RNAcentral holds the sequence, with entries from ENA, Greengenes and SILVA. This is a predicted structure of a 1405-nucleotide RNA (small-subunit ribosomal RNA) from an uncultured bacterium. Model confidence (mean pLDDT): 85 of 100. It matches the Rfam family "Bacterial small subunit ribosomal RNA".
RNA sequence: AGAGUUUGAUCCUGGCUCAGGAUGAACGCUGGCGGCGUGCCUAACACAUGCAAGUCGAACGGACUCAUAUUGAAACCUAGUGAUUUAUGAGUUAGUGGCGGACGGGUGAGUAACGCGUGGAAAACCUGCCGUAUACCGGGGGAUAACACUUAGAAAUAGGUGCUAAUACCGCAUGAGCGCACAAAGGCGCAUGCCUAUGUGCGGGAAGCCCGCGAGGGCGGUACGGGAUGGGCCCGCGUCUGAUUAGCCAGUUGGCAGGGUAACGGCCUACCAAAGCGACGAUCAGUAGCCGGCCUGAGAGGGUGGACGGCCACAUUGGGACUGAGACACGGCCCAAACUCCUACGGGAGGCAGCAGUGGGGGAUAUUGCACAAUGGGGGAAACCCUGAUGCAGCGACGCCGCGUGAGUGAAGGAGCGUUUCGGCGCGUAAAGCUCUAUCAGCAGGGAAGACAAACUGCCCCGGAAGGGGCAGCCGGACGGUACCUGACCAAGAAGCCCCGGCUAACUACGUGCCAGCAGCCGCGGUAAUACGUAGGGGGCAAGCGUUAUCCGGAUUUACUGGGUGUAAAGGGAGCGUAGACGGCAAGACAAGCCUGGAGUGAAAGGCGGGGGCCCAACCCCCGGACUGCUCUGGGAACUGUCUGGCUGGAGUGCAGGAGGGGUAAGUGGAAUUCCUAGUGUAGCGGUGAAAUGCGUAGAUAUUAGGAGGAACACCAGUGGCGAAGGCGGCUUACUGGACUGUAACUGACGUUGAGGCUCGAAAGCGUGGGGAGCAAACAGGAUUAGAUACCCUGGUAGUCCACGCCGUAAACGAUGACCACUAGGUGUCGGGGGCUUAAGGGCGCCCGGUGCCGCAGCAAACGCAAUAAGUGGUCCACCUGGGGAGUACGUUCGCAAGAAUGAAACUCAAAGGAAUUGACGGGGACCCGCACAAGCGGUGGAGCAUGUGGUUUAAUUCGAAGCAACGCGAAGAACCUUACCUGGCCUUGACAUCCCUUUGGAUGCGCGGUAACGCGCGCAGCCCUUCGGGGCGGAGGAGACAGGUGGUGCAUGGUUGUCGUCAGCUCGUGUCGUGAGAUGUUGGGUUAAGUCCCGCAACGAGCGCAACCCUUACCCUUAGUAGCCAGCAGGAGAGCUGGGCACUCUAGGGGGACUGCCGGGGAUAACCCGGAGGAAGGCGGGGAUGACGUCAAAUCAUCAUGCCCCUUAUGGCCAGGGCUACACACGUGCUACAAUGGCGUAAACAAAGGGAGGCGAACCGGCGACGGCAAGCAAACCCCAGAAAUAACGUCCCAGUUCGGAUUGUAGUCUGCAACCCGACUACAUGAAGCUGGAAUCGCUAGUAAUCGCAGAUCAGAACGCUGCGGUGAAUACGUUCCCGGGUCUUGCACACACCGCCCGUCA
Repeated sequence: AGAGUUUGAUCCUGGCUCAGGAUGAACGCUGGCGGCGUGCCUAACACAUGCAAGUCGAACGGACUCAUAUUGAAACCUAGUGAUUUAUGAGUUAGUGGCGGACGGGUGAGUAACGCGUGGAAAACCUGCCGUAUACCGGGGGAUAACACUUAGAAAUAGGUGCUAAUACCGCAUGAGCGCACAAAGGCGCAUGCCUAUGUGCGGGAAGCCCGCGAGGGCGGUACGGGAUGGGCCCGCGUCUGAUUAGCCAGUUGGCAGGGUAACGGCCUACCAAAGCGACGAUCAGUAGCCGGCCUGAGAGGGUGGACGGCCACAUUGGGACUGAGACACGGCCCAAACUCCUACGGGAGGCAGCAGUGGGGGAUAUUGCACAAUGGGGGAAACCCUGAUGCAGCGACGCCGCGUGAGUGAAGGAGCGUUUCGGCGCGUAAAGCUCUAUCAGCAGGGAAGACAAACUGCCCCGGAAGGGGCAGCCGGACGGUACCUGACCAAGAAGCCCCGGCUAACUACGUGCCAGCAGCCGCGGUAAUACGUAGGGGGCAAGCGUUAUCCGGAUUUACUGGGUGUAAAGGGAGCGUAGACGGCAAGACAAGCCUGGAGUGAAAGGCGGGGGCCCAACCCCCGGACUGCUCUGGGAACUGUCUGGCUGGAGUGCAGGAGGGGUAAGUGGAAUUCCUAGUGUAGCGGUGAAAUGCGUAGAUAUUAGGAGGAACACCAGUGGCGAAGGCGGCUUACUGGACUGUAACUGACGUUGAGGCUCGAAAGCGUGGGGAGCAAACAGGAUUAGAUACCCUGGUAGUCCACGCCGUAAACGAUGACCACUAGGUGUCGGGGGCUUAAGGGCGCCCGGUGCCGCAGCAAACGCAAUAAGUGGUCCACCUGGGGAGUACGUUCGCAAGAAUGAAACUCAAAGGAAUUGACGGGGACCCGCACAAGCGGUGGAGCAUGUGGUUUAAUUCGAAGCAACGCGAAGAACCUUACCUGGCCUUGACAUCCCUUUGGAUGCGCGGUAACGCGCGCAGCCCUUCGGGGCGGAGGAGACAGGUGGUGCAUGGUUGUCGUCAGCUCGUGUCGUGAGAUGUUGGGUUAAGUCCCGCAACGAGCGCAACCCUUACCCUUAGUAGCCAGCAGGAGAGCUGGGCACUCUAGGGGGACUGCCGGGGAUAACCCGGAGGAAGGCGGGGAUGACGUCAAAUCAUCAUGCCCCUUAUGGCCAGGGCUACACACGUGCUACAAUGGCGUAAACAAAGGGAGGCGAACCGGCGACGGCAAGCAAACCCCAGAAAUAACGUCCCAGUUCGGAUUGUAGUCUGCAACCCGACUACAUGAAGCUGGAAUCGCUAGUAAUCGCAGAUCAGAACGCUGCGGUGAAUACGUUCCCGGGUCUUGCACACACCGCCCGUCA
C1' cells in the first nucleotide's frame, strides 16, 4: 500500500466482499509448565446459611467472678473450717453516656441534567476529628435507664409502681474576644455593598477523668480568631437521535413584602405587572450514568466507557422526616405497596446492586478458602479489639508475556505409505544407529526478602517524679517450607489446529457424478473436480488453532482535512422578497475575531522518551516531556468586524431616442368549415390498402344566391422578436410592465443570494353561469384480425371557447440555479449609436445589448462544453449517497374532488447504471453480386415400381448419418461369407503377438469315421543347417504375465471430411491517434470476377487468400510412324490386303499462339470500359484441380490411431441356421409412363471414352430367346466386349385406358454359385393393374448449357432404375434488380454478445 466482483472487451460511476488490528467474549477440536493480569455484558430477578461496624470500665451506677485483707454468727471442738460485714485490687460486662455506624465496599436502575468535563465566581456559605493562637473550666438543681416488684401478650414488645449515677439533662455566675442594634469617622469596590478603629446598649459558655502524698502533669470540656481538609450554591463553554414532535409555560417570567435555609434564589406564601422560552430547534418522544482513558486510524475522525482512578446517582418499589459537623442515611427510623417467613390469627419479622454461596435467566463468567503478617480505616491514654477494605491462596489457555516438547552426526537414500510415463520420484537426515545435553515436570537436600514499629526491658538526655526524646535488646509471616539454590536420574512424560480454485502462501491420487456436499465474494459439483469426501504431500500459526459476534480500518462510500449534481444518484417550474450569509474605493478611531510575550490550570494512573527492579519479557518503579484545551494579563493593528465623516467606478434616478406576437380591456375584418332558406340539376355521394357502416329519388353530392352562428387568424414567417418562467401571432383604439441605445445632471454602496413566506404557473381536470361552427376522450356502428375492448373508416357526448373561482402538476428540458470578474479567434443575424468613404444607391471599420454556428487553451469517464462554459476564481441557495420495494405505506398539511406536498421500513439482489468499442441483428438506409428473383425450358409433388429413411413389428430386424450441410448417404454392389445383430452348439493363455518350462521332429498334406457344422477321433505319407556340442523353424502339453473387444465416451483426442464459399475476404510489423477496449492501414473517388488495378489519404510495408504457375479442350508448326491413310506409284478377286510412302487424319513428345499488343471513342492525360481490325480463339476463350483467418463442442472411437472407463469360462473366439430383404403407414431420391414431336415393324448411317488372362471371347452350329456347344484371336491404337441409340427412309396404328403403359401373377426355362425357400438376375409364352400430365407447394438449368439419346467402367461368382465417366442430337430466355433467398462493403439504431431461434413484459400453474 491494496485486491476480487457489472462487460465479448474498455473507461467511468457505484455498491457488495476480502486481506489488518482489537475484545470482560462464546462455541468446535486440542492441551506440558510458569509469571502478571482478568472473570454475571443476561434478571437493579428472588435469596437458605455464615461473615462484612464497632469500640471505650481512664465518663457513670450496678451485676457477676476471682484474689488479698478485715469482720466474725452457728456448729465441730480447738489444728482450723467458716455464714455474715467492710476495704482494696484484678477481670467480665447488659444498661446510661461518648465517638464511629454519612468512611470503606457494591451496582449503573434512573438521569439529556450545571448530571458530567473544563474554566471561573461568592461583597451569598458551612466544616466533627487535625494543626495553630488567646481566654476560661466557679457554684448549684431536678430527673432517668439499669435494678426490684408487677401488668398485658404466643411472640416481638409495651406499660405501671418504686430506687439510683454520670463527661446524660437544666438554671445561675464570669465576658478577653464573639453576635445584634444605634451613633459618627476613615478607607475600598463595577454595583448590591464591604473593611478598619471608637463609644453606648442588649445577648450568649463550660465536665470532668487518670497518674501523683502534694505541687504538678496528661487526657478532656467551653468560647473565639485564623489555617488545613471536606462539602453546599451560582455562572461561561462543551455534551446522542428524531421536525412523520412547532409551538411550550400559571409559580409560569419579573417586582414588592414576608417566611424558610449554613447560604443566594418563586425555594415557599400573599399582592402587583404580563411577561418568559423557541427554527442558533423550545416542548415532546426515544436512547444513555459522565470523564481520565481504551480500541482503531497517517491524521482528522469513528467506536467505546469492562478492569484501574475522579465525579454523580441508587440500595426491594414509592414517599417522609428525625438524629447529627456531615444523611433525608446499603447492613438507622416512620408510612404506603409488592413479595417472603413466623403466628396461639389478635399480631409480628425481613431486604446480598458488601464477601462467599443458592435457585433462576443465559451462548457465557470462579471458593459457602486463609490471615489481619503487611497497607489503610474505626474506637481507645494504651494494651488491644473490630475490619469479606486489604494481603494472599483456589478455579477458568479468558488475555498478555516467557520456557519446553531435545541437540549433533547419520544413505546416492532401509522398511512402510503415496504416486508413476514402471525408469523412477516424494515423505527424507526424516527414522533407525552412534555421540551429547538436562530447561520444565518428578525425587532428595538447603532456603529467603517482604519486619518497620508500637508495647515491654535496659541505657543515655530534659525533668525532683510522672511524662517526653534518643539508642539497644526482645517479640511478631496468612502466603509457605513458597520463590530461589544445589544434587542424582533418564530423551525418558509433554503438538495440535486451520488451510492448499482466484483474492491468498501451499497439488496430486482415489471416491462421488448438479447427488452428497462446499461457499467470505466471485463461484465449484451434470464421469477424467488442484473448489465436495478421504489419503499422500505441501503452506501457515503454534499451547494453541479455527469459527461466530461486535468495533475501527481499508471506505476520499457523508468528503473539515477530502466528493459531487448536462447524459451515471443529484438544479427547486419561475419570480419577488424576510431572517441569515457574503459584500466597492480612500482615511481616522477601537481592539471582539486575529498575531505575539508572560502567568495559572490541564489530578494520579495511562500513552511517549530516558533510566532502573524481578535471569529476560509481560509486569512494576523513578525522571523528563507531552496532554494540541480553558482562563487571566502586557503588547501589535495588516486583514475581518464595529463606529465616524468622505468618494464614485457597483447599484439606482433624470433627460433624449428608437425596436418588439410583452400584458389587460373594448371594438372591428375577411377567407374557410358547418347549418338554414330558395334556385339549377340527377343518381349517386362519401370513404379506404380494399371495403363497409353512413348520406341520397321525401332529390343528396355538385353548383348559384341570400342568411345564421361559433372558433381560429393562410401568405408575411425567419436556428427572427418579446417575456422571469408558463407562454405570446388578423386589424384598430385605450390603459400598462420591462429591456436596449445615447447623455453624464442627481443619490452615494442604497449591492448579491435567499431557508421559511408570498405571487405567477402549459395541458388535462373540478365548481357556477353562458356558448357550442369545427375538432373530439367516453360511447355506437363498419372494417382489419386467430381475437382487436387498438391502429383505419362513419358518427358522436363531455371537453375544447367566454366570465368568475379552484387545482399546482409536466421530458415545466439547455435534462445545465442566480449574480460578479477574468480567459485566442472566425462567421451569420436582430436592436441602437459613432467614425471613414461615396454624386446617389452603397462600401469599409468600431462600440453596446440580444440571438445562432465553428473553433484554441482549459475541462471532461467519454460524448462533448468552449466569452450564452460543462474553463479559471468568488458569494449565496437547492439537491445526491447501490438497485428493487417506492415516490409506495402510515402520520401531517393543502384541496370540493381528482389528487398534490412531505416521505419511511420490513424484505430482497450483486449488481443496477453512464459513455464509448468490436461484432451480430433490424419488417433502417446506400452501393454491389449470385439461376436469388424475373424471362424461359424441363421436372418433383398425383400413378406403378426401384431405392433410402422414419415409424411399427420382431428372437434379431446390427450400427452410424438428422434443416440447408441426414434420407440411390458410410454401402464401388447383405443368398453363405461379408456381419458387427438374433437363436442354438462348442472353446478358455484363447483365431492373433511376446516371454518361460517340459516334450517332440509325426511340421504339413491326404484319406476315413463322426457331427447340423466347427471342435473331435483314426490311418497314411512326411523338416532345414551343422564345426555333431548344437542351432533355426515348427508341433503338442503346462503355468502365468497377457491376448482379444465393430463394448462406452467424436462433449477427453489425433487424423480425415462437410458447410458458409471459390464468397473476397482474414491478418501482421513499424508508425500515428485514443486513458482504454480499439482505430488507422483495409475508409474515400473510380474500376474489376476479385482487398483486381488506378488516384487520393498518417500511414508505410508485408503475409495468408484472388490472379498466375499445373491438367484438359479449341488452332498452327515440328519430331516420330506399330495403328491410320492411300494423296501419288505398283500388285491384288475383295478388303490399306501387300510392296512402298508419312503428305493428310490420328496418336503423343516438344514448341508457337492472346498480351487490351493495334485503331477509334469514353474516362482524370490513370486504372479501366465500349466499338473495330486482324485472328482458330478477344478481353479470365471453355472445363478441371486448387478451398484464406475462422464458424457450426458440425460428422466420424464402426477406416485407422488413441487417453480414460468397462468385460475376461465372456461384452473375447469358432460354427450352423435365421436376420439386416418384415409392412397398416409417412417422407426423400430416382426409373417407367400416361402417348401421334408417339408406339410397332422393315431395312440403312454416324461416336467417344473405356475394359479384358480364374479374363474378353470372334466366326460357325443349336435354341423363339436367355443361353449352350465347339473354338480362332488377343496381356491389346493389332484381337474381343461392340449391335451405338436418338436420327433419317418406308410401312402401319387414328385418340381408344388404345398396337399407349407396363405393374402384378401363372407356367416353362437360362446363368452364376457348395447352395437361388426365406432372398438373385435374365428369357419365352400368357396375364395386362394404376396411370389420360398431377392440389398447396417445390427443384434444376444462361450454351455445346438445358432437354433428349444411347455407350462404357468401378464394385462384382452372380446381382443397377444407383454412382462415375463418354460422346450423339441440340434449344428457349435474361426487360431488369422493386420484391423472395443467400452473400459482400459503407453507414445508422440497439436494453442483443449462447449474439433476433436474442432479450424481455404481463397473466396463470